[in-house]
This record gives sequence, C1' cells and structure tokens, in this order.
RNA sequence: GGAUCCAAGGGCGAUGGAGUUCGCCUGAACCGCUUCCACCCGGAAGCUGAUGACUCCUGCCCGCGU
Repeated sequence: GGAUCCAAGGGCGAUGGAGUUCGCCUGAACCGCUUCCACCCGGAAGCUGAUGACUCCUGCCCGCGU
C1' cells in the first nucleotide's frame, strides 16, 4: 500500500412524511408490469400502487350519508 472479514456509521427496497420491523448495499444496493413495432439500442399503447411489511398522517380515486 492492497485484498478479504467483522463492528459502527451511512445509504437503498417503482410517487410524500413519521414510527416499528425485515432484507440488501457500502460505491453499490435501487430504478414496476403487459402488449405491439423493432431486434436485443429504441419507440408506441395500456395497467396496479403513496408501504419491502405493519401502523399513522398528508395527497389522489370510487361509493354512501349529512
């Protein structure tokens, strides 16, 4: 000086915030699905969801009541 491992810290889990918890990454983790054209570049059309999961808040959509 480098590689690897562990701990801590930090970051991430298709649209916001908070708490709890799980997983992943440490220069990566992550960047949804379907159909068609195209051919592995890219383009067009369509669909679900504010969660990784649970709870709450905010926003959005549908229905009912006042």
Description: The RNA shown here (Fluoride riboswitch aptamer (crcB RNA motif)) has 66 nucleotides and comes from an uncultured Phycisphaerales bacterium. Rfam family: Fluoride riboswitch aptamer (crcB RNA motif). On this family, see Baker et al., Science 2012: "Widespread genetic switches and toxicity resistance proteins for fluoride". Rfam links the family to the GO terms response to fluoride and positive regulation of gene expression.